Description:
A computed fold for a 481-nucleotide part of an RNA from Desulfofundulus thermoacetoxidans, annotated as small-subunit ribosomal RNA, 3' major domain.
Context: one part of a larger RNA
RNA sequence: UGACGGGGGCCCGCACAAGCGGUGGAGCAUGUGGUUUAAUUCGACGCAACGCGAAGAACCUUACCAGGGCUUGACAUCCCCUGACAGCCUGUGAAAGCGGGUUUUCUAUCUUCGGAUAGACAGGGAGACAGGUGGUGCAUGGUUGUCGUCAGCUCGUGUCGUGAGAUGUUGGGUUAAGUCCCGCAACGAGCGCAAGGGGUACGGUUAGUUGCCAGCGGGUCAGGCCGGGCACUCUAACCGAACUGCCGUUGACAAAACGGAGGAAGGUGGGGAUGACGUCAAAUCAUCAUGCCCUUUAUGUCCUGGGCUACACACGUGCUACAAUGGCCGGUACAAAGGGCAGCGAACCCGCGAGGGGGAGCGAAUCCCAAAAAGCCGGUCUCAGUUCGGAUUGCAGGCUGCAACUCGCCUGCAUGAAGUCGGAAUCGCUAGUAAUCGCAGGUCAGCAUACUGCGGUGAAUACGUUCCCGGGCCUUGUACA
Numbered sequence: 001u002g003a004c005g006g007g008g009g010c011c012c013g014c015a016c017a018a019g020c021g022g023u024g025g026a027g028c029a030u031g032u033g034g035u036u037u038a039a040u041u042c043g044a045c046g047c048a049a050c051g052c053g054a055a056g057a058a059c060c061u062u063a064c065c066a067g068g069g070c071u072u073g074a075c076a077u078c079c080c081c082u083g084a085c086a087g088c089c090u091g092u093g094a095a096a097g098c099g100g101g102u103u104u105u106c107u108a109u110c111u112u113c114g115g116a117u118a119g120a121c122a123g124g125g126a127g128a129c130a131g132g133u134g135g136u137g138c139a140u141g142g143u144u145g146u147c148g149u150c151a152g153c154u155c156g157u158g159u160c161g162u163g164a165g166a167u168g169u170u171g172g173g174u175u176a177a178g179u180c181c182c183g184c185a186a187c188g189a190g191c192g193c194a195a196g197g198g199g200u201a202c203g204g205u206u207a208g209u210u211g212c213c214a215g216c217g218g219g220u221c222a223g224g225c226c227g228g229g230c231a232c233u234c235u236a237a238c239c240g241a242a243c244u245g246c247c248g249u250u251g252a253c254a255a256a257a258c259g260g261a262g263g264a265a266g267g268u269g270g271g272g273a274u275g276a277c278g279u280c281a282a283a284u285c286a287u288c289a290u291g292c293c294c295u296u297u298a299u300g301u302c303c304u305g306g307g308c309u310a311c312a313c314a315c316g317u318g319c320u321a322c323a324a325u326g327g328c329c330g331g332u333a334c335a336a337a338g339g340g341c342a343g344c345g346a347a348c349c350c351g352c353g354a355g356g357g358g359g360a361g362c363g364a365a366u367c368c369c370a371a372a373a374a375g376c377c378g379g380u381c382u383c384a385g386u387u388c389g390g391a392u393u394g395c396a397g398g399c400u401g402c403a404a405c406u407c408g409c410c411u412g413c414a415u416g417a418a419g420u421c422g423g424a425a426u427c428g429c430u431a432g433u434a435a436u437c438g439c440a441g442g443u444c445a446g447c448a449u450a451c452u453g454c455g456g457u458g459a460a461u462a463c464g465u466u467c468c469c470g471g472g473c474c475u476u477g478u479a480c481a
Base pairs, nucleotide, nucleotide: 001481002480003478004477005476007475008474009473010472011471012470013469015465016464019429020428021427022426023425026320027319028318029317030316031315032314033313034311035310042053043052064306065305066304067303068302069301070300073129077128078127079125080124081123082122083121087102088101089100090099091098092097105120106119107118108117109116110115131295132294134293135292136291140289141288142284143283144282145280147278152191153190154189155188156187157186158167159166160165171182172181173180200269202240203239204238205237206236207235208234211230216227217226218225243266246260247259248258249257250256322422326381327380328379329378330377331376332375338369339368340367343362344361348357349356350355388419393414394413395412396411397410398409399408435457436456437455438454439453440452441451
């Protein structure tokens, strides 16, 4: 100087408390451990691994296993030879491949029109080499997690100290903040904080192929449907607006705090991006790059099939429930944000339905996906393992795809399991939040209870900081570094 203390002081954080809803019990989904297996590819392991890499394993992917092939190779560069290979037909084969038949290059320049040269493409050959998701993340770059969006981490000069180092950065206040004020052997500065940038909340200007009978006209069973118009809504560009600016009180005449006015918004308005010096030899050699090591008729490469989907069990994360604030049936409202041409696909018709036929319109404020759902109105069920719950299983179908046996999703009929609110323990959340309800997107041929977004409905509680956990500053002890 740090680190540590079941030392002290001050102060924060859904850290506790106060509340609301869960997890832990059930069924299923998914990840992991374990076990099994020819293989169940690999990585991730307290927080910070375990719906994680994977934003989508039937083949492919795929790295694993079995079997069948290839050996200058599936891919790159260089050299030589050839003009064929591919395609089509065919034998064999699971395919890859190995054979047979047939067909037989292209471009440029020169040209004596025979061809020559160069290049492209393809086949063959020799070797240099290729290749490796083989090893080492404890050889590395890059990237990322975490402490933590915590308020810290440092430097120059000066001063003090023999020195390590200290001071500044401590102190008194204050703040979300090393934020600001005051003081001070310090004076300044840098990286962080904040601000700046984007979206949201209010208004104005500009602009109307979306919106509007608002005012007029036409038309319809109806409908911005038509003429017409930018008033309103909205859209999207610019601008305004919030700064403790104003008033009062407190405070040290400070910084600031509290209350108030005005205001759409008030003291960082709410949310996001943004992550200092560093810590964990943290993670990743399987995104990529890369040193070294290993491999080279195989640890490379091609193919078929299988596996990654196994199942006495254990754990994590979720979904659906156990019901009446509910289930079912009928009727009827109101979103936002997205996506769409190898695409979204309307009306209409067929089918109980999944879906099929059909193709209008739309490269989309214009058309489509599209129905939002919870809600509201009416009816029914009456506390029951039930008209709760939907697992499991049988049968019949639909869709995608070369192909749904291993191993996809969906529909109909039948079947109707566990489950009556969950032990010890444990998690999230402070407001448009929790809870609850649906919608969209990426991935994607197909496949979502996951993920990323979007809006609808919309709470309770916070006395307080003694305690648990994590953190910041000062101080103290130390036989630790």
The prediction has a mean pLDDT of 85. NCBI's taxonomy places the organism under Bacteria, Bacillati, Bacillota, Clostridia, Desulfofundulus. The full RNA is in RNAcentral, with records from Greengenes.